[in-house]
RNA sequence: GCGGAUGGCCGGAUGGCCGCGUCGCCUUUGGGCGGUGAGGAAAGUCCGGACUCCACGGAGCAACGGUGCCGGGUAACGCCCGGCCGGGGAAACCCGAGGGAAAGCGCCGCAGAGAACAGACCGCCGAACGGGCGCGCAAGCGCUGCGUGGCAAGGGUGAAACGGUGCGGCAAGAGCGCACCGCGGCCUCGGCAACGAGGCCGGCACGGCAAGCCCCACCGGGAGCAAUGCCGAAUAGGGAUCUCGCGCCGCCCCCGCGGCAGGGGCGCUCCGCCCCGAGAGAUCCGGGUAGGCAGCACGAGCCUGUCGGUAACGGCAGGCCCAGAUGAAUGGCCAUCGAGGGGGCAACCCCGAACAGAAUCCGGCUUACAGGCCAUCCGCGCGU
Numbered sequence: 001g002c003g004g005a006u007g008g009c010c011g012g013a014u015g016g017c018c019g020c021g022u023c024g025c026c027u028u029u030g031g032g033c034g035g036u037g038a039g040g041a042a043a044g045u046c047c048g049g050a051c052u053c054c055a056c057g058g059a060g061c062a063a064c065g066g067u068g069c070c071g072g073g074u075a076a077c078g079c080c081c082g083g084c085c086g087g088g089g090a091a092a093c094c095c096g097a098g099g100g101a102a103a104g105c106g107c108c109g110c111a112g113a114g115a116a117c118a119g120a121c122c123g124c125c126g127a128a129c130g131g132g133c134g135c136g137c138a139a140g141c142g143c144u145g146c147g148u149g150g151c152a153a154g155g156g157u158g159a160a161a162c163g164g165u166g167c168g169g170c171a172a173g174a175g176c177g178c179a180c181c182g183c184g185g186c187c188u189c190g191g192c193a194a195c196g197a198g199g200c201c202g203g204c205a206c207g208g209c210a211a212g213c214c215c216c217a218c219c220g221g222g223a224g225c226a227a228u229g230c231c232g233a234a235u236a237g238g239g240a241u242c243u244c245g246c247g248c249c250g251c252c253c254c255c256g257c258g259g260c261a262g263g264g265g266c267g268c269u270c271c272g273c274c275c276c277g278a279g280a281g282a283u284c285c286g287g288g289u290a291g292g293c294a295g296c297a298c299g300a301g302c303c304u305g306u307c308g309g310u311a312a313c314g315g316c317a318g319g320c321c322c323a324g325a326u327g328a329a330u331g332g333c334c335a336u337c338g339a340g341g342g343g344g345c346a347a348c349c350c351c352g353a354a355c356a357g358a359a360u361c362c363g364g365c366u367u368a369c370a371g372g373c374c375a376u377c378c379g380c381g382c383g384u
Stems, first nucleotide, its partner, number of pairs: 001380010012337007020037007039355001043366002046364005051224004064220005069083005084098001085096004099215002104213002106209003121155002123151003129147002131144005163181006182204001183202008228294004238285007247260005262276005301320008340351004
C1' cells in the first nucleotide's frame, strides 16, 4: 500500500429573527422574562419484567403453550458472556431449533434392481445338473454361460444403498482374516460440566427424519395505562321531606275504594259499555356522563474514577437531573460554515445531509439507515 475479519462511535455546526409545547418567576391579567424540548433505532409489538385490576384455600396429576449442549451473568428472558461439539474458511473469524431415533407409532416423493430385519439392471465367477453343438461304434470326452447356480468388488440411481481405506484371501467375492479409521461396551486420567485423551474388549449388532406424533427435563393464571384510583358539573332522569291544591258524598285523616255528578268515544237518541278528569313549587340526598387530577417522569437511571472478574457483569466513591403532549409541541426563514457529490483547462460555479420520529416505564431481539471516523486482528506485496 492492497484485500479481508471483528468491535465501537458520529450521523450536520454556529449565530440571528419569527412561532409552538412545558416548567419557574414577575405582572397593570393584555402579557413579559428565563430554563427546557426526540432516537440509535422513538419503528415492528416479537420475547422478558416493573406497575395495576380481575380470578384463585394448599399440593399433586392431566391438558395446553413455550424452552432445550455445558457453566456463568441478570429483577427476568427465547437475551448476553465464556466454553464444548458439528459445519464453512488459507487465516483472522463466521454459522448451528445443539435433549432423546436400542419406549412406541408414522414417513422416506422422483429416480433406481433394491429405501429397512433390502436387492441384482449392466457386471464378475464357475462346467456339478439340464439344454445345445462337435468328436466317438459305444462307454464317454471336449466346447458353450441358454436354463438352474455362486457373488456384490466395479458401473449405474439417489439426499441416503445395510461401515470406510489398504493388504491378504478366493473360482469370483465377502469382516472371510488382519492393520488403521469409524461404531458400541468397560476401565483409567484431565475438566465444576458439556466434553476430551489413553488403554482393553467386541467383527459390526444400532440407516435417516422428532421445524411428524411422541418421550424426558424445566418454565408458564388472565387482561392491560383506553390498566387503575380520586374529584365531579349543566341538562334529563331517580329518591326523601315540606307547602299549596285536587267537583260532591260516604267508608277511615292520608292513601285507596265505592256511589253520584262532569267531559270524550262506541254513526245519531235512550239504555248499556269503555276511557278521561291534579298537579305545581321549594329544599336535600345518591348514581352515572362531560370535564379535571393522580398514575406520569428519581429510575433494575446517567456520567466519571477505582476495585473484583478472561468476559457478560458486579461492588464502592464522587458528580448529575435528562421531553412529558392528550387532536396531541419539538417548526420555518436568513447568514456563515459544511462531510460529500457534479461541472469547468483554470479562476471558480452549482447541489448539499441517511433512516426516521416519543405517548406508563424498563431490559433485550429484529428490521431501516446516505456518508464518515476510531481501535484490534488476518493474509499478500514493497522498503528498512